Model confidence (mean pLDDT): 82 of 100.
Predicted 3D model of a 72-nucleotide RNA (transfer RNA) from an uncultured Patescibacteria group bacterium.
It matches the Rfam family "tRNA". The family's RNA type in Rfam is transfer RNA.
[in-house]
RNA sequence: GCCAAGAUAGCUCAGUGGUAGAGCAACUGUUUUGUAAACAGUAGGUCCGGGGUUCGAAUCCCCGUCUUGGCU
Numbered sequence: 001g002c003c004a005a006g007a008u009a010g011c012u013c014a015g016u017g018g019u020a021g022a023g024c025a026a027c028u029g030u031u032u033u034g035u036a037a038a039c040a041g042u043a044g045g046u047c048c049g050g051g052g053u054u055c056g057a058a059u060c061c062c063c064g065u066c067u068u069g070g071c072u
Base pairs, nucleotide, nucleotide: 001071002070003069004068005067006066007065010024011023012022013021018055026042027041028040029039030038048064049063050062051061052060
């Protein structure tokens, strides 16, 4: 330099145009002599940045940034 994949909750990841989710972690409650476990619940995100298309974009298109892999 070229090609491909990826960026979404604290972490690991879903989500192929119509109210952003799960597991783990955190917090509260129940239970226990106490802790852990179990059970019930709560909170936590303007979806990497900018622009475009659309009635409507995490999702489609363009540009940029960063990460990973491959080729040279």